[in-house]
RNA sequence: GAGAGUUUGAUCCUGGCUCAGCCUGAACGCUGGCGGCGUGGUUAAGACAUGCAAGUCGCACGGUGUAGCAAUACACAGUGGCGAACGGGUGAGUAAUGUGUCGCUAACGUGCCCCGGACUCCGGGAUAGCCGUCCGAAAGGGCGGGUAAUACCGGGUAACAUACCGCAGAGGCAUCUCUGUGGUCUCAAAGGUCCGCCGGUCCGGGAGCGGGCGACAUCGUAUCAGCUAGUUGGUGGGGUAACGGCCCACCAAGGCGACGACGCGUAGCCGGACUGAGAGGUCGGCCGGCCACAUCGGGACUGAGACACUGCCCGGACUCCUACGGGGGGCUGCAGUAACGAAUCUUCCCCAAUGCACGAAAGUGUGAGGGAGCGACGCCGCGUGUGGGACGAAGUCCUUCGGGAUGUAAACCACUGUCAGGGGUUACCAAGUUCUGAGGAGCCCCAGAGGAAGUGGCGGCUAACUCUGUGCCAGCAGCCGCGGUAAGACAGAGGCCACGAGCGUUAGGCGGAAUCACUGGGCUUAAAGCGUGUGUAGGCGGACCGUUAAGUGCCCGCGUGAAAUCCCCCGGCUCAACCGGGGAACGGCCGGGCAUACUGGCGGUCUUGAGCGGUCUAGGGGUCAUCGGAACAAACGGUGGAGCGGUGAAAUGCGUAGAUAUCGUUUGGAACGCCGACGGUGAAAACAGAUGACUGGGGACCUGCUGACGCUGAGACACGAAAGCCAGGGGAGCAAACGGGAUUAGAUACCCCGGUAGUCCUGGCCCUAAACGAUGUCGACUAGAUCGUGGUCCCUCUGACGGGUUCACGGUCGAAGCAAAAGUGCUAAGUCGACCGCCUGGGAAGUACGGUCGCAAGGCUAAAACUCAAAGGAAUUGACGGGGGCUCACACAAGCGGUGGAGCAUGUGGUUUAAUUCGAAGCAACGCGCAGAACCUUACCUGGGCUUGACAUGCCUGGAUUAUCCCGGUGAAAGCCGGGUAGGCCCCGCAAGGGGUACAACUGGCACAGGUGCUGCAUGGCUGUCGUCAGCUCGUGUCGUGAGAUGUCGGGUUAAGUCCCAUAACGAGCGAAACCUUUGCCCUUAGUUACCAGCGGGUUAUGCCGGGGACUCUAAGGGGACUGCCGGUGUCAAACCGGAGGAAGGUGGAGAUGACGUCAAGUCCUCAUGGCCUUUAUGCCCAGGGCCACACACGUGCUACAAUGCGGCGGACAAAGGGAACCUAGAACGCGAGUUCAUGGGAAUCUCAAAAAUCGCCGCCCAGUUCAGAUCGGAGGCUGCAACCCGCCUCCGUGAAGUUGGAAUCGCUAGUAAUCGCGGAUCAGCUACGCCGCGGUGAAUGUGUUCCUGAGCCUUGUACACACCGCCCGUCAAGUCAUGGGAGCCGGGAAUGGCCGAAGUCGCCUCGACUCGGAGGCGCCUACGCCAGGCUCGGUGACUGGGACUAAGUCGUAACAAGGUAGCCGUAG
Repeated sequence: GAGAGUUUGAUCCUGGCUCAGCCUGAACGCUGGCGGCGUGGUUAAGACAUGCAAGUCGCACGGUGUAGCAAUACACAGUGGCGAACGGGUGAGUAAUGUGUCGCUAACGUGCCCCGGACUCCGGGAUAGCCGUCCGAAAGGGCGGGUAAUACCGGGUAACAUACCGCAGAGGCAUCUCUGUGGUCUCAAAGGUCCGCCGGUCCGGGAGCGGGCGACAUCGUAUCAGCUAGUUGGUGGGGUAACGGCCCACCAAGGCGACGACGCGUAGCCGGACUGAGAGGUCGGCCGGCCACAUCGGGACUGAGACACUGCCCGGACUCCUACGGGGGGCUGCAGUAACGAAUCUUCCCCAAUGCACGAAAGUGUGAGGGAGCGACGCCGCGUGUGGGACGAAGUCCUUCGGGAUGUAAACCACUGUCAGGGGUUACCAAGUUCUGAGGAGCCCCAGAGGAAGUGGCGGCUAACUCUGUGCCAGCAGCCGCGGUAAGACAGAGGCCACGAGCGUUAGGCGGAAUCACUGGGCUUAAAGCGUGUGUAGGCGGACCGUUAAGUGCCCGCGUGAAAUCCCCCGGCUCAACCGGGGAACGGCCGGGCAUACUGGCGGUCUUGAGCGGUCUAGGGGUCAUCGGAACAAACGGUGGAGCGGUGAAAUGCGUAGAUAUCGUUUGGAACGCCGACGGUGAAAACAGAUGACUGGGGACCUGCUGACGCUGAGACACGAAAGCCAGGGGAGCAAACGGGAUUAGAUACCCCGGUAGUCCUGGCCCUAAACGAUGUCGACUAGAUCGUGGUCCCUCUGACGGGUUCACGGUCGAAGCAAAAGUGCUAAGUCGACCGCCUGGGAAGUACGGUCGCAAGGCUAAAACUCAAAGGAAUUGACGGGGGCUCACACAAGCGGUGGAGCAUGUGGUUUAAUUCGAAGCAACGCGCAGAACCUUACCUGGGCUUGACAUGCCUGGAUUAUCCCGGUGAAAGCCGGGUAGGCCCCGCAAGGGGUACAACUGGCACAGGUGCUGCAUGGCUGUCGUCAGCUCGUGUCGUGAGAUGUCGGGUUAAGUCCCAUAACGAGCGAAACCUUUGCCCUUAGUUACCAGCGGGUUAUGCCGGGGACUCUAAGGGGACUGCCGGUGUCAAACCGGAGGAAGGUGGAGAUGACGUCAAGUCCUCAUGGCCUUUAUGCCCAGGGCCACACACGUGCUACAAUGCGGCGGACAAAGGGAACCUAGAACGCGAGUUCAUGGGAAUCUCAAAAAUCGCCGCCCAGUUCAGAUCGGAGGCUGCAACCCGCCUCCGUGAAGUUGGAAUCGCUAGUAAUCGCGGAUCAGCUACGCCGCGGUGAAUGUGUUCCUGAGCCUUGUACACACCGCCCGUCAAGUCAUGGGAGCCGGGAAUGGCCGAAGUCGCCUCGACUCGGAGGCGCCUACGCCAGGCUCGGUGACUGGGACUAAGUCGUAACAAGGUAGCCGUAG
């Protein structure tokens, strides 16, 4: 030293991406009051107009000019001196010729300055200026004359100086150095003056400043591995201040390199700066030190110093002037210009201060420097006011309409005066007595709240929320992600949060990132152990003693580590930033001393590591040779006679020319059954019939020998399955490719029939693999149990055997520990040590390019652009599987009856239509919403109307207009227009009448009503479905890092998570069951309207009457069934099987009852409801039409196709219901539907009402019929305002299809199916054959779970989680992007070889009036330029290769579940 978001349904881990922090020479957007201190061309070391940036000295010199009468003063070009090598700029080049640190120079230099010593003598000739003249456009120059010096020259003097030789002494570091001394050689000078002084020469020393050398350190790349001819060294010489191969001649053949030479790329280095807990990472702008450069390249001159930014010469490019002959130029100095660029300032003031040059000085110069200006570029400071002021103005925003927010904020009242503005003044920057201020600064006064606030954000990370608009659009976005009609994520607004003269954004650095891990990571499965061994360098190394002191020391002290910076203290600007002083620190380096445990070096000793020896021992260890049997195939022969073979089924194939089968003989190649193993050997790959030969390694025991001889191992070398390659053999079986047959939509596959390489041998290559224990090698240590293999030893009397011990090897289970978990666990993945290899998100890619190996195939090494927000590991819960186990269900099977064919009914699709209103859509929409569409309903269409509305509430106006009622006109109606009548309440009044009021109603108006308009994906409620399936959960505990598990699993059992047993679980809840209703038996109670056995009465007859309470029945209560009893099975259980009794037996039958949840299932058109839309219409009223259409298609039904039937006649037996605008007896009429009259009944009383199938008799005789009834014609009845579209019923006539229904499909397990009728709701009527109920008659089959469908539990696999209707791969097609190859084309870079060769140094030569200053030539070297062949980097390129990405393209289905042929790896086709 703080972390967070993001992979998943969830979890843990791995891992990348992203964010919060700090920083900047910044830029951009919006905004901008003042000041201080800093800072400002990062790009084109590209080009530059203009001005300035280095001069000064008259006390070195001659002269000229000006002033003056003059003395003299001042000024100036030139000669001369000093300076111009500093200061200032920049970072191109440079990876070492640099820089940093520490050393060395005995191998060196030094103008100006300081100290010491000595000296400063005698001469000489020129030359600029100047004068004259000439050339030139200019720049400049020629000739002649004459002149001075501190300019130049000759001579003299001179040393402790230089060089050489010698002697003596001292020292060091090898060459050497120093001191003393003797000899020889060489070299000096300048004067000026204001008389103070300033200079000059030589020698020695010093300070400061330089030159040179060394060690160590100093970026990336090995896809740069070898480099090197002045190269390495020597001898001699040259050159330099000085060493040196620095240069040259000759000689030798060396030198450098894996501790990275050489090459390529990049880069000035440091003090330091930023960041960071630190270690580290990144950077080197401002300031300071060093280096390098000055338009590009080369060169020297002068000088103390240069190879010289504003000097010289030459060459190149560029540019300017020109009279075309020729000349000039160099802002990477300060300002400034255009250009470049995202981007960087004034052509300012001053030498007042600091410093520098010159001068004796005054002073002059100074774009160094001091200041000011511009830029919020940075840091720091200040302000934009202060106090009071409402339960709180207005405006705005929100709102549940009550209110809330903005908000003491404003207004208003009282006050203050920083900054900016105006005026005045002078401490300070001035050191130093005076003088000197470019610019700054201090103090005083005046006025007045006046002139001064923005920017970004508000989904999570991350602090801050609402409304409106928008509607996957427009847009946002750092990551995750927002936006498809209620968006806290877009846009606007209000509010809020943050910072504030700034705030955001972009770019960049560090941090977070332990995400390159030294501090501080990993490699079984996440990325990562080389396929294996032998071994080189290197790294590391057993026990003891001695020595040394290289490493090491938390030991001592010397030098250095510049200043600035950072840190601490103190101080100065009002504070701060900033600045000053002092201290600390500067982690480092060099050398000295001490210590000696450890490591190292050296020496000695040892045996435990390692090796050797001896005795045993197991083995598919390796190589070669020989031999063997089984099987197979072929050939020949025999027997035999029609098939064989093959498959899911077939076919191709073989076979009457004799197959298959079978017997015999022969030949051939490959592989070796049993033993055999959970076994053995080997380094790995790998190794198996037997025998022999040769040969490698291992183990046990003995402890004799050597004496650390060891471990690991970059490179290197060797071995290395299969496939493949080359050459030569061999070839039975098998079998890529290939051919054929099948399968299939296709089938270049899976299956079948054939079949060549190959598989085998010899020799040579290849060198890969899921070469795996996905686990490198070696050593040490750390519980056990058990099995196997091979040995030693001990015990049991011996022994087969057994027991024990120990070593080696091979397995399993496990303690601790470790691990993300799975797991591992003395065969570690534990705890440690040594060494090697390897990893750093996924894809692109193990690819491209380069290199290297290979005959080839290809191997090894190995990227990037681009792209994604993940890719992954382990485990969890589900879901799923053409996985497994167990078990259910009319799921199948067994059986009965249907549907699918016909006609009709009904619903739906489709089509049609002005409209055919709307919804429902696999199961789980389709006789569903609809338990009643002619009008109404009605939601639809057409047309006619209304607009406060058909309906609710409130307010305002009017005033009796009005309602009700009556009448008229118009109209299809609705409606519209008009006329008449009465008239609420209160007050005054006898009344007439008047006034007031506005409760109902009305007119007009305002709020509002209304909507079957949209959204069931905004919702409530209700419902369907899985499913009456047996499941779904919780608390506590326990286990697990966690998701989660356990419980709920297991063994039994059940219809059931029903119960029992067992059990880290123990309990509990919602479900199941039970409780409730009904039905089946009995009892009790109670008998009217029900019942009638006995008694009585009565009738043709009838519970008709009296009566009865027995029976049936009714409706209230109770009983009964509980595996209770017996036997058997079972775990002493639960329970199951059988039996008894019983009306009923194992939930008796039926119903009601539907867990957690699933399907964004259904419904906004039942209702309710948010939002949106509509308002003379999407509302409301009315008439008519439509919902009833009809070429078709489907669902659900009805009726049939007939004789188990149909028709006629006769006769019998229910249950449950309904009835008052209703059900109707009875009678009459009508063939009938029905009608008329009339009676009873609000109903156990009357009625609907007949039940039908059934039974008896008769007819029909197998036919489109005496079956079937559609359709059509006619006549009627009923309901209703009204039956045309569009009702039902009756009668007469008509008499269609249909003769049992393809593929397929539905229901049902008992009072069920099938069949028969009856009732009810809705309803005026009815399209009801529908629906909901009721009873009558009343079967068959199954005791099984292989299959189809669905479901439950356990388990398994998973790449699924929107969950298999999942996921997902590859080609092709389209678009975009980057990239490889590519005939080539273009450009850059560094070299090599050759040609040419400027300037210039050096050397040589020629000439020179000699006071030699010079002129010319030649030679070596060489810049630039040219030529040549290569190397290397980049751009581009027709075409071409793959790659990445992109809502809905094509083809298939490879992978994930046994993915439907298990998958995967290597190789070949």

Small-subunit ribosomal RNA from an uncultured Planctomycetota bacterium, 1469 nucleotides, folded computationally. Its Rfam family is "Bacterial small subunit ribosomal RNA". Its family is annotated with structural constituent of ribosome and ribosome in the Gene Ontology. Its mean pLDDT, the model's own confidence on a scale to 100, is 85. RNAcentral holds the sequence, with entries from ENA, Greengenes and SILVA.